[in-house]
């Protein structure tokens, strides 16, 4: 210098499910509280399989659980794509 690797930032794309009932606050619209019934899984959290001759311990996920979170639009979103930046080590 240049490739790889982690990390975050901006930039695009980004499913899935009631604009769902009652009550309250309001500028009475939009929104926010609270309660209730349905639902969805891709923020986040949990749990496990092989791996071991037992056992304990590790031990993965876009599987499972829905404790969080969501269910018009916005927002947010796992991931995915270009960017430059930043750190470490190897080529």
């Nucleotide at each position: 210098c240049c490739a790889a690797c982690c990390c975050g930032u901006g930039c695009g794309g980004g499913a899935g499910a009631g604009a769902u009932c009652g009550g309250g606050c309001u500028a009475c619209a939009a929104g926010c509280c609270c309660g209730g019934c349905g639902c969805c899984g891709a923020a986040g959290g949990a749990g496990c399989a092989a791996c071991u001759g037992c056992c304990c311990c590790g031990g993965a996920a876009a599987c499972u659980c829905u404790c969080a979170g969501g269910c018009a639009a916005a927002a947010g979103g796992a991931c995915c794509g270009c960017a430059a930046g930043g750190g470490u080590u190897u080529g």
This is a predicted structure of a 91-nucleotide RNA (Glycine riboswitch aptamer) from a Hyphomicrobiales bacterium.
Its Rfam family is "Glycine riboswitch aptamer". About the family: This family represents the bacterial glycine riboswitch.
It was read from a public genome assembly, where an Rfam model found it.